[in-house]
RNA sequence: AGAGUUUGAUCCUGGCUCAGGACGAACGCUGGCGGCGUGCCUAACACAUGCAAGUCGAACGGGGUUAAGUGCUUCGGUAUUUAACUUAGUGGCGAACGGGUGAGUAACGCGUGAGGAACCUGCCUUUCAGUGGGGGACAACAGUUGGAAACGACUGCUAAUACCGCAUGAUACUUUUUAGAGGCAUCUCUGAAAAGUCAAAGCUUUAUGUGCUGAAAGAUGGUCUCGCGUCUGAUUAGCUUGUUGGUGAGGUAACGGCUCACCAAGGCGACGAUCAGUAGCCGGUCUGAGAGGAUGAACGGCCACAUUGGGACUGAGAUACGGCCCAGACCCCUACGGGAGGCAGCAGUGGGGAAUAUUGGGCAAUGGGGGAAACCCUGACCCAGCAACGCCGCGUGAAGGAAGAAGGCCUUCGGGUUGUAAACUUCUUUUACCAGGGACGAAGAACGUGACGGUACCUGGAGAAAAAGCAACGGCUAACUACGUGCCAGCAGCCGCGGUAAUACGUAGGUUGCAAGCGUUGUCCGGAUUUACUGGGUGUAAAGGGCGUGUAGGCGGAGGUGCAAGUUGGGAGUGAAAUCCCGGGGCUCAACCCCGGAACUGCUUUCAAAACUGUUUUUCUUGAGUAGUGCAGAGGUAGGCGGAAUUCCCGGUGUAGCGGUGGAAUGCGUAGAUAUCGGGAGGAACACCAGUGGCGAAGGCGGCCUACUGGGCACCAACUGACGCUGAGGCUCGAAAGUGUGGGUAGCAAACAGGAUUAGAUACCCUGGUAGUCCACACUGUAAACGAUGAUUACUAGGUGUUGGGGGAUUGACCCCCUCAGUGCCGCAGUUAACACAAUAAGUAAUCCACCUGGGGAGUACGACCGCAAGGUUGAAACUCAAAGGAAUUGACGGGGGCCCGCACAAGCAGUGGAGUAUGUGGUUUAAUUCGACGCAACGCGAAGAACCUUACCAAGUCUUGACAUCCUGCGACGAUGCUAGAAAUAGUAUUUUCCUUCGGGACGCAGAGACAGGUGGUGCAUGGUUGUCGUCAGCUCGUGUCGUGAGAUGUUGGGUUAAGUCCCGCAACGAGCGCAACCCCUAUGGUCAGUUACUACGCAAGAGGACUCUGGCCAGACUGCCGUUGACAAAACGGAGGAAGGUGGGGAUGACGUCAAAUCAUCAUGCCCUUUAUGACUUGGGCUACACACGUACUACAAUGGCGUUUAACAAAGAGAAGCGAAGUCGCGAGGCAGAGCAAAACUCAGAAACAACGUCCCAGUUCGGACUGCAGGCUGCAACUCGCCUGCACGAAGUCGGAAUUGCUAGUAAUCGCAGAUCAGCAUGCUGCGGUGAAUACGUUCCCGGGCCUUGCACUCACCGCCCGUCA
Repeated sequence: AGAGUUUGAUCCUGGCUCAGGACGAACGCUGGCGGCGUGCCUAACACAUGCAAGUCGAACGGGGUUAAGUGCUUCGGUAUUUAACUUAGUGGCGAACGGGUGAGUAACGCGUGAGGAACCUGCCUUUCAGUGGGGGACAACAGUUGGAAACGACUGCUAAUACCGCAUGAUACUUUUUAGAGGCAUCUCUGAAAAGUCAAAGCUUUAUGUGCUGAAAGAUGGUCUCGCGUCUGAUUAGCUUGUUGGUGAGGUAACGGCUCACCAAGGCGACGAUCAGUAGCCGGUCUGAGAGGAUGAACGGCCACAUUGGGACUGAGAUACGGCCCAGACCCCUACGGGAGGCAGCAGUGGGGAAUAUUGGGCAAUGGGGGAAACCCUGACCCAGCAACGCCGCGUGAAGGAAGAAGGCCUUCGGGUUGUAAACUUCUUUUACCAGGGACGAAGAACGUGACGGUACCUGGAGAAAAAGCAACGGCUAACUACGUGCCAGCAGCCGCGGUAAUACGUAGGUUGCAAGCGUUGUCCGGAUUUACUGGGUGUAAAGGGCGUGUAGGCGGAGGUGCAAGUUGGGAGUGAAAUCCCGGGGCUCAACCCCGGAACUGCUUUCAAAACUGUUUUUCUUGAGUAGUGCAGAGGUAGGCGGAAUUCCCGGUGUAGCGGUGGAAUGCGUAGAUAUCGGGAGGAACACCAGUGGCGAAGGCGGCCUACUGGGCACCAACUGACGCUGAGGCUCGAAAGUGUGGGUAGCAAACAGGAUUAGAUACCCUGGUAGUCCACACUGUAAACGAUGAUUACUAGGUGUUGGGGGAUUGACCCCCUCAGUGCCGCAGUUAACACAAUAAGUAAUCCACCUGGGGAGUACGACCGCAAGGUUGAAACUCAAAGGAAUUGACGGGGGCCCGCACAAGCAGUGGAGUAUGUGGUUUAAUUCGACGCAACGCGAAGAACCUUACCAAGUCUUGACAUCCUGCGACGAUGCUAGAAAUAGUAUUUUCCUUCGGGACGCAGAGACAGGUGGUGCAUGGUUGUCGUCAGCUCGUGUCGUGAGAUGUUGGGUUAAGUCCCGCAACGAGCGCAACCCCUAUGGUCAGUUACUACGCAAGAGGACUCUGGCCAGACUGCCGUUGACAAAACGGAGGAAGGUGGGGAUGACGUCAAAUCAUCAUGCCCUUUAUGACUUGGGCUACACACGUACUACAAUGGCGUUUAACAAAGAGAAGCGAAGUCGCGAGGCAGAGCAAAACUCAGAAACAACGUCCCAGUUCGGACUGCAGGCUGCAACUCGCCUGCACGAAGUCGGAAUUGCUAGUAAUCGCAGAUCAGCAUGCUGCGGUGAAUACGUUCCCGGGCCUUGCACUCACCGCCCGUCA
């Protein structure tokens, strides 16, 4: 000294929380010793028992005991004297101290400082004087007697330092007279004289004894008065009758309404009376940098109280804790008549409570009471006991010791860590334990006296021996891993953690922190500048009163004079001690204790100063005001007048509609509307002018005229002379709506009615329509009453409009310049969290007022006041949350805007959706119908091909180191061919039978043991890799610089242009990267070189050729290069030439940063989890092919642009081929069979291309269309074609006649249409991937739908509109 937490991120405001310290503490776990302290905070609840205040025989009489002496004696005793001891009583002193508690008390109770000229004071000290002489009683005691007891009653005797007179007596008191001095009003002091009144006590151990009485002083203690200070509430605003004062009296130690009689009517209060609540106050203590805040245990001072309330007595002192009386409650005893008691003394008990100790020892010390003293008493006190309750100190060992032991934990299995830690070796013995010695505290010469205590301390002894825990380890906050758990159990101070890999739960290992303690809880201060005096704010975060006027109060211009209240300086007194701080000292140190100093920031008083504030007085004119001269204006009130328009009424013309809307309807109209003309009525409002123009304090004010009236501005400088500013309360004014009474009512129009809209429509739209709007009077008193900005004053760069004045210059209304008062905009400094404000401040200062202190609850409840009511003003709490909020930033979004693009729409062509079939999916079914994929971006997808296999699924039968891999041991075969059982796997049996070698063994197989294998089991939300998609969209970023407090911005925006962030220009940016483009492949043209299997003019072959076609290399070509126009002289666009090709020529490959927890654990790899005679492996059979249904994708069609037949009469490209392609020939109607030439391919084969063309036929039909389905007969592949393959022939001949809502593809060699080939493959394609043939239509254009890009704007969204959020119900 700060930190966490609002957001995607930022700055700010603002609350919540944490880190620190403290405690009379409590609780949890743990616990070795000592010292010093502390220990009922709750029930001022009730208390058993014991003790806590007695003492004096040197005040007194008597009794008792003992001892000695004497007398008497019946020898048992008894009487008396003396001495000692002892005591109930009389008497004295004490008991008013000491000890406890904090209930009450908001008060002169406490603190501080004064005062008493209104006071008292036992014992003590000093001084002066005295102590003479008498008297009568009462206890005890004795006797009688009452009562259960407590306690009495009567009679009689007696002493005193008990009691009462008398004498003496003052500087005492009272009264009278008188002198002097002083003061503060009453008065006080010092004298003088006279009169009156009041004392006493003795005792003894004989002493300079001790008491007693009077007086004066001191000291101590007490009492009274006053200044100042001393909690919260105004949702407590008025309180008071002994109340305030006076006179007189009484009373008191004393003043005083303290009490009383009479008189007066005062006294207190917004500077908070009264009332209510709470509370003992202080020195101090805790905290804090301080100022402050909180607190008032222990120690010390004061006060109050003693079961509750009241009362007095005694006494120097009490209205008395362990005294009295009365009353109440409670409790005890009782013979029922009556009595007794008071732990908030020390122990202790019950109770309450989270919680607080022994019914201990001693008067040895310190102190107190009594006493002459010895001494007695003392739960004050000194000690001990209990409690880690706190503070302080010490210990639980030290040094060496690596094989880095074992064990634990982790692990990438290599190791790491626990860890020099242990073991082991050497050493030491504090403390604890044992033994011996042994204090100070004791008090100034000696003796004696110690509870603590045989304690502290010293010495010796044995032995590492007997002695470590608690909390934390996600961030804040030092310290990390494993396992278990699986939004469960739980944690949590705040943020938050836990839903199968939790450093946050629980446990373990390790680590960190503190340590005989450690954590938790509670409370206080701090951090919190979060109540801001030091030291905050109010435009938008909480916060300026709606506006004015003005009272109290606060503040206030210039010069001079006096005073000295504030202020400043010096001195004096006080500020108790203890505490804190500093310096010393004593316990071994420390805590603790002692000594000294400083300090106690305060109060009182005195001296001085006079700048500032104040005050007195005087002067001034600039603040303020008055007079004068002018000016502008929707300023106000009242009265009158005017025209336009709406509506209504009357009349004329006129006829079928009008009106209204997005479109309609309700409504009006043939009883004549709307329209139009004329006349009339009535109410309300005043077009244009009109303007960020004017006026007003604000609300507000708009036709014209008149009357009355308020304010402002300018000029001038005559007058007053600070008369000013602000303003709590108070009092006016105060939009609209609303209220009351009475008018008025044309239009408009809440409520209401009807018509529409809608899922509904108590709305928006339409037709009507009442309060109201208008006037007068009265009330209400609120608004986003806003500039969300209180009033006043001064100062602080400018520029430019505008309103009203004045001045200069000028011939001049102009123009120009200066200036005052308003009203706008821009802008510098400055301010601000930013936005913004910026002479009209939100700047710099000053004064005064109002208001704020997290969000919600709530401007609510209660109370009070106001109001006719509606309601207004004032204005909480419980509870709840960790945020709520302001400004700005990035994005996303908008049924916001601008620009642009895309088969996105439009313009077209062909389809899908209807039918049948194929195929995939959902659903259903099933023993199983294995699994995955689900908007675009799943659904002819994984699967480029499920009869067995595949296969992962199901049923049945089997195996358990295993079908597959490595290691070890033993054996030697394994295998093949038969046979038997079986559905097969498998089992049995018969025959046959090894290889290599370095001679160790190895290959291979079988058997055995265990390590392990295996898993298409789970998690794609633990992952790698791969892929889809936005999207081949034009974007995505970085470095440096600059701007911004910052997130961020700039660059990348702007003007053009492009397919393009493509390029150009401009610009606080300059550059760069990934993307775009280009480089690559195919294709279109040409050249050149080369070429066999290609080609060929040579009749064929052979041969030859090197032209053409073709093939393969290498080049050329296209770059807006050229011309023109446009453009900004650019980029570029448009047109043209040339060219095979023209503006990226066409196509492909190529996919930025990222998004979707997108897809895939079943391609593969892989963490973790699960399984291990099974979720692994083998076999047979079945299933993946099911079928009321729904969807997607395709094929074939519905026909004449066609079907069928005939003619072979044509023309491709690209591919494939050896377990292959398979020619010719031949058989079959055909699928195909036999056969086998050629070909590992520019050679041979597949291989006939088809649409097309020509001719014929059909004649618009469910057909010579269409071909599903079915029957029969065959073919092929294959162990096998039933479930469940393909093909052929004959026969059968379904739906379907162009397809609803909706929806798809395509811009040119494209769509459409036609065939061909290939991969997979034993066989199986309407699918997929390639190939060529024929070959269109249309695009005006970008308003709209969808998607995308850029800029801008709004935003309470950021999981980002599939968002957020409100209400109701559960």
Record summary: This is a predicted structure of a 1370-nucleotide RNA (small-subunit ribosomal RNA) from an uncultured bacterium. Rfam family: Bacterial small subunit ribosomal RNA. Rfam links the family to the GO terms structural constituent of ribosome and ribosome.